[in-house]
Predicted 3D model of a 144-nucleotide RNA (FMN riboswitch aptamer (RFN element)) from a Bacillota bacterium.
Of the family's consensus pairs, 96% are formed in the model.
The prediction has a mean pLDDT of 77.
Lineage of the source: Bacteria > Bacillati > Bacillota.

RNA sequence: ACAUACCUUCGGGGCGUGGUGAGAUCCCAACGGAUCAAUUCCCGACCGGCGGUAAUCUCGGAAACGAGUAGCCCGCGAGCCGCAAGGCAGGAGCCCGGUGAGAUUCCGGCGCCGACAGUACAGUCUGGAUGGGAGAAGGUAGGC
Numbered sequence: 001a002c003a004u005a006c007c008u009u010c011g012g013g014g015c016g017u018g019g020u021g022a023g024a025u026c027c028c029a030a031c032g033g034a035u036c037a038a039u040u041c042c043c044g045a046c047c048g049g050c051g052g053u054a055a056u057c058u059c060g061g062a063a064a065c066g067a068g069u070a071g072c073c074c075g076c077g078a079g080c081c082g083c084a085a086g087g088c089a090g091g092a093g094c095c096c097g098g099u100g101a102g103a104u105u106c107c108g109g110c111g112c113c114g115a116c117a118g119u120a121c122a123g124u125c126u127g128g129a130u131g132g133g134a135g136a137a138g139g140u141a142g143g144c
Base pairs, nucleotide, nucleotide: 004141005140006139007138008137009136010135015044016043018042019041023036024035025034026033027032045124046123047114048113049076050075051074052073057068058067059066060065071112072111079088080087081086093110095109096108097107098106116127117126118125
């Protein structure tokens, strides 16, 4: 260095005193009037877990090379059922242009997606959740 076992810690971000007014309450004999009222609708804004992949770009290095770099590429987790094993489900760019031998990852542009319950219809509010978890860092033993 490596296999293995155990332990510890960490492990998700994001709305506005804008517009409208379903509805509720109050006043009036009535016509009507007043107040409250969607962070969910409209307008505008903001957010993006983990592992893999990395030419471009950034950092380190004399160099070789190493590290970082994807919400929509491949998987995992979070969802539902189940005592469990496991099963079911599983969103969004084969986009345009540029660079390059090579890009759905780099640069520019235009798009798109986002569990369940509650509530005027929710990626952003409240709740399960001081939960769970992909995984990450370190320690001890062992071994050399």